[in-house]
Context: one part of a larger RNA
RNA sequence: CACGGCUAAGGAACUCGGCAAAUUAACCCUGUAACUUCGGGAGAAGGGGUGCUUCCUCUAGCGAUAGAGAAGCCGCAGUGAAAAGUCUCAGGCGACUGUUUAACAAAAACACAUGGCUUUGCGAAAUCGAAAGAUGAAGUAUAGGGCCUGACACCUGCCCGGUGCCGGAAGGUUAAGAGGGGGGCUUAGCAGCAAUGCGACGGUCUGAAUCGAAGCCCCGGUAAACGGCGGCCGUAACUAUAACGGUCCUAAGGUAGCGAAAUUCCUUGUCGGGUAAGUUCCGACCUGCACGAAUGGUGUAACGAUCUGAGAACUGUCUCAGCCGUGAGCUCG
Numbered sequence: 001c002a003c004g005g006c007u008a009a010g011g012a013a014c015u016c017g018g019c020a021a022a023u024u025a026a027c028c029c030u031g032u033a034a035c036u037u038c039g040g041g042a043g044a045a046g047g048g049g050u051g052c053u054u055c056c057u058c059u060a061g062c063g064a065u066a067g068a069g070a071a072g073c074c075g076c077a078g079u080g081a082a083a084a085g086u087c088u089c090a091g092g093c094g095a096c097u098g099u100u101u102a103a104c105a106a107a108a109a110c111a112c113a114u115g116g117c118u119u120u121g122c123g124a125a126a127u128c129g130a131a132a133g134a135u136g137a138a139g140u141a142u143a144g145g146g147c148c149u150g151a152c153a154c155c156u157g158c159c160c161g162g163u164g165c166c167g168g169a170a171g172g173u174u175a176a177g178a179g180g181g182g183g184g185c186u187u188a189g190c191a192g193c194a195a196u197g198c199g200a201c202g203g204u205c206u207g208a209a210u211c212g213a214a215g216c217c218c219c220g221g222u223a224a225a226c227g228g229c230g231g232c233c234g235u236a237a238c239u240a241u242a243a244c245g246g247u248c249c250u251a252a253g254g255u256a257g258c259g260a261a262a263u264u265c266c267u268u269g270u271c272g273g274g275u276a277a278g279u280u281c282c283g284a285c286c287u288g289c290a291c292g293a294a295u296g297g298u299g300u301a302a303c304g305a306u307c308u309g310a311g312a313a314c315u316g317u318c319u320c321a322g323c324c325g326u327g328a329g330c331u332c333g
Base pairs, nucleotide, nucleotide: 001327002326003325004324005323006322007321009319010318013317018314026050027049028048029047030046035040037151051073052072053071054070055069057068058067059066060065074078086312087311088310089309090308091307092306093304094303098110099109115148116147117146118145119144120143126135127134128133152299153298154297155296157229158228159227162226163225164222165221166220167219168218171217172216173215177211178210182206183205184204185203186202189198190197191196230248231247232246233245234244257291258288269285270284271283272282273281
């Protein structure tokens, strides 16, 4: 040093934090709160008992036996060794059982039942595949796919201006293509002394109007689609504040509920509680730097190797160390 055992008095003073250890523990009887989705909570919590001998008695049973009772006996100690829940209060998050980073993360992350939007009429949509074919599905809208939310309770406000999606088809724009006015080259011929000019048919190159879809522009709808949800000034018989008024801007200006919060910078906000003393915790306030309604809002019994605060019990965590055992190491051999 490692592992294990014991310890006076105190009992968390240790520490980021009761980490670790200790306490509790089986069975029987008793008793059991708030809250609650009436199932739970609950083994809540908290009490008491447990050995052996004898006896006859009682109860149940055909019986083996089981249970109840009485009197007595022993020890420090009777589930006599071993094995065998610590408990309570309050709050955050997630409803729950599950799943996950094989080997630093088990969680508040994922999933979930529930709810919603959307798509698909069957040779379905979607997916894999040049295709054939296959999955979907030997299914058929109470089905299948995609996206979001995440039990339950009460709810889910306003904005369609932007982006997306859906619908519309009058007008504008618009590709290939159709079309072919016109133009270029070529030259039989004609003109010319020649250079050269003109130039039909044909060939070839080019090519203007005009006609050409979807899309876009345009017109509507749609937010449990992506998303968004203001500023300044004044005003009430103390003061303060502003129900009220004015003005600017906007698509519309944040409703209910919650709020220094897993969100609050200033901040250890202020007040109350708990402590002798509390940057944490709980309850309020609202001045929300920068909550807010299925990127869901607010609650919530039960549940959790979850996170935070407090208490009881208990202890070598500590005051503050000591002793013992086993091993490692060291010294000698």